[in-house]
This record gives sequence, structure tokens and C1' cells, in this order.
RNA sequence: UAAGUAGUACAUGUGUUUACGCUUUUUCUUAUUUAUUUAAGAAAUGUGAGGAAAGUCCGAACUGGCACUUUUAGUGAAGUGGGUGCUAUCUAACAGAUAGUAAGGAGAAAUCUUUAGAAUAAGGGCAACAGAAAGUGUACCGCCUAUUUUUUAGGUAAGGGUGAAAAGGUAGUGUAAGAGACUACCGCAUGGAAAGUGAUUUACUAUGGCAUUGUAACCUCCACCUCCAGCAAGUUUAAAACGCAAAGAUAUAAAUAGAAAUAUUUAUACAAGAUAGAUAAACACAGAAAACAGAAUUCGGCUUAUAUACUGCUUAUCCU
Repeated sequence: UAAGUAGUACAUGUGUUUACGCUUUUUCUUAUUUAUUUAAGAAAUGUGAGGAAAGUCCGAACUGGCACUUUUAGUGAAGUGGGUGCUAUCUAACAGAUAGUAAGGAGAAAUCUUUAGAAUAAGGGCAACAGAAAGUGUACCGCCUAUUUUUUAGGUAAGGGUGAAAAGGUAGUGUAAGAGACUACCGCAUGGAAAGUGAUUUACUAUGGCAUUGUAACCUCCACCUCCAGCAAGUUUAAAACGCAAAGAUAUAAAUAGAAAUAUUUAUACAAGAUAGAUAAACACAGAAAACAGAAUUCGGCUUAUAUACUGCUUAUCCU
């Protein structure tokens, strides 16, 4: 310098003027009322879209309903249906986050994830075509032996062929020819030992010749979770208002603990609430500041779209 890969920050800022929406005010004006009651306007004050507001994929708060009971409060049982599935920690919870373990479809690597309970030890189903044969088998070509007039019989599964997959691998002994038939080293299975919270790991150790393909994103089995509907839910003085001035599993900062996610404590703060639906324009200076893009009960995640600046790591080349 280039390519790749994993992340962080930000989403222009300050000032002046005008425009639009909302809150507050024993301020003022008009109408109204038993009544500063209600409505409209003026003035002053404060404030006004996002990191994803998108998707509506997951979970909850909240509201109402249902069921049960220890009955005016508490709980969410049973059945059916649905969901999740390696380990540990976190969380209100989640198919989420953080960090690991195994596998390997990918990569030269850094990294990534389309993988992650059970396939003899519950059972069932399926695997087209090809092939001799697709699970306790089999002999098409081939090899060996005998026989015979070119056929028949027996042995074999090492070599070849088919296939995604053919019943462990390499080397030797042995044999008529072969074969875990036997031997050595690997592999595999079942125990042990050591390390680790654990998933697991080990060029450790003992025994065993050791038949057991793949698929559960097929039915199923095992373990755990799960009452139903949804703010257009609902409340209500009954057509106005509330839910809805957003006060919270809230935000910011610091300290402590932790590898981290995160937790605890202290301090400070209250920042849109529209309902045919509000925030736009001009000027000046600074500046990397453009892309994707506009709240509708709220919150925690995930996924998708995206410009700029910066940082770590991997590889290649060049220079010193």
C1' cells in the first nucleotide's frame, strides 16, 4: 500500500429570524356557567421522530376473560395443542446475550455456522435408479480345486464393477486360492486414571476380534417450558373524556465485583403524545457529515437496509 475479516463512534454542530404541534401559568381578552366551570385567542415559559422509528420473528409489562382454590384474594392445575433441545453464567422472560466444548459444508489464514437430546440397548416408516445384494446379507466379472468335452459341482469375498452409502485401515503370517482366520500398529466399544464447575480432553491404562449404513428439516420417544385474547385491549359521569403530562425491568455519570455479558450502591434528570395525523425555511460560521429512512400503549431482543470516520487481527508486496 492492497485485499479479507471482526468491531467502535456518529447519524452534523452553534447563533439569529419566521412558520407548525403539545405542556405549564389565581397573567389578559371574548363567549359561556351555580362556579376560573367549559371553549377559543393573546402573552410568557419549557419542549418536539430513529439506530434501526422498518419487518411483526421471539418474549414480557398492562387490560379484560376463563378455570381452580386455601375465596374478594391468590394460583395457572389437568387434558389437548404448541414450543425449545451441547455446557456454564446473565436476564422479568426469550428461539436472546457473554464465554466455552464438539463437528466441519467454507476459507491459505484471521474467521464463519447451513451443524448440536435419542437410530441394537422403546417401536415404526423410507432410501428412486443402478447394482449380485441396501442390513445379521450376497456372488455379476474375477481367483482356486475337481470334473467334463466346454459343461457341472465345491470353496472364496483379497482384486474389479454399480452406487450418496457395500459391513474397519496399513503391513505381514498363513492358505489350493483367500478372509480379523491369526499377529503388530492404528481405529472402534466398554471400564479405569488424570485435568476441568461442566460440555469434554489426554501420543495415559485394562479388556475385547469388535455384525449393527443413512435419515428424527418422517412418525415417534425423553427432558424442560406453555391458560385465552389483545390498546381498535379496556375504563367510563354516555358521546365528552380517560387509557396517553409516558415516573419506568427508565436515562446519564462514577465507584465496586466479574474475563465478559451483567449486578449492586450513590448522585442527577424527567426529554413528542398527534388522531386526515405536528418539527419546515432563510442567513452566518465551523465541519468528514452523506446514506437508510418518520413515533401512534410501552419495554427487552432478533432480522433486514445503510453513508462517513476510526481501531484490532490475517495474508501478500515494497521500503528501512